Description
This is a predicted structure of a 76-nucleotide RNA (transfer RNA) from a Promethearchaeota archaeon. The sequence is in RNAcentral, with records from ENA. Its Rfam family is "tRNA". Rfam classes the family as a transfer RNA. Model confidence (mean pLDDT): 81 of 100. Taxonomically the source falls in Promethearchaeota (Archaea, Promethearchaeati).
């Protein structure tokens, strides 16, 4: 130094151009119970890793950048 591949609510994730971003665990409320737990209903909680582009539109496309993962040169 080169190539691939990840980055989405606290965690783990699905979506891979089309207008209100999916689940599950977790919190929180309310209801059950003497009380907790299960369980039921319901809420909140997200600058889709950051800036730029191309398009009517971008979480998706493309380009730089930050952060992790793999593989391969090079080097004292």
């Nucleotide at each position: 130094g080169g190539g691939c591949c990840c980055a989405u609510g606290g965690u783990c994730u699905a979506g891979u151009g089309g207008u209100u971003a999916u689940g599950a665990c977790g919190u929180c409320u309310c209801g059950c119970u003497u009380a907790c737990a299960c369980c039921g209903a319901g809420a909140a909680g997200g600058u889709c890793g950051g800036g730029a582009g191309u398009u009517c539109a971008a979480u998706c496309c493309u380009c730089c950048c930050u952060g992790g993962g793999c593989c391969c040169a090079c080097c004292a």